[in-house]
């Protein structure tokens, strides 16, 4: 360094309901827990989905890649 256990720790949190912004995609907080080994973090990195007041506009990192940080420590 690459990987990723019927390991230990410790994390996150979908849909849904509620609260609250927002035309909207959806953001946040609460509850909840379908997953997640980067389900951290980046949309000024490429692709893609979506929205719209149609603009040199937006929204999604839990859609992929990529780029970057980080906890464990068995096997090969």
């Nucleotide at each position: 360094a690459c990987c990723g256990a019927a390991a230990a720790a410790g994390g996150c949190a979908a849909a849904u309901c509620c609260g609250c912004c927002g035309c909207g995609a959806g953001a946040c907080g609460g509850a909840g827990a379908c997953g997640c080994a980067a389900a951290g973090c980046u949309a000024c990195c490429g692709g893609g989905a979506c929205c719209c007041a149609c603009g040199a506009g937006g929204u999604c990192g839990g859609c992929c890649g990529a780029g970057u940080u980080a906890c464990c420590g068995a096997a090969a």